The RNA shown here (SAM riboswitch aptamer (S box leader)) has 117 nucleotides. Its mean pLDDT, the model's own confidence on a scale to 100, is 84.

RNA sequence: GAUUUAUAAAGAAGCGGUGAGAGAUCAGGCUCAACGACCCGCUGACAACCUAACCAGGAUAUUCCUGGAAAAGGUGCCAAAUCCUGUUCCCGAUCGCUCUCGGGAAAAAUAUAAAUU
Repeated sequence: GAUUUAUAAAGAAGCGGUGAGAGAUCAGGCUCAACGACCCGCUGACAACCUAACCAGGAUAUUCCUGGAAAAGGUGCCAAAUCCUGUUCCCGAUCGCUCUCGGGAAAAAUAUAAAUU
């Protein structure tokens, strides 16, 4: 890098450095930003994907599965729903139809974790 699976409307800050844009790409919006955003470092928090250990139950066999509690280790993450929308379908409103608006579902893309390669 690629593939697969799971999750994505919850949650979570300070200090120091840097100095202009940032919010995945493209587009339209809308937000954040010299009262210093984004990014980097330190400390801390949030969370519970993997993992060590604990409790209960089940299977059958020294292992596996489910649930609970916890959070030492590996990641992640700490503005706004993945900030909103842009692909398809369904429902409703309006109407002769289209268009437009509202709601829902799915897909795609993206992000994170784990496994395989």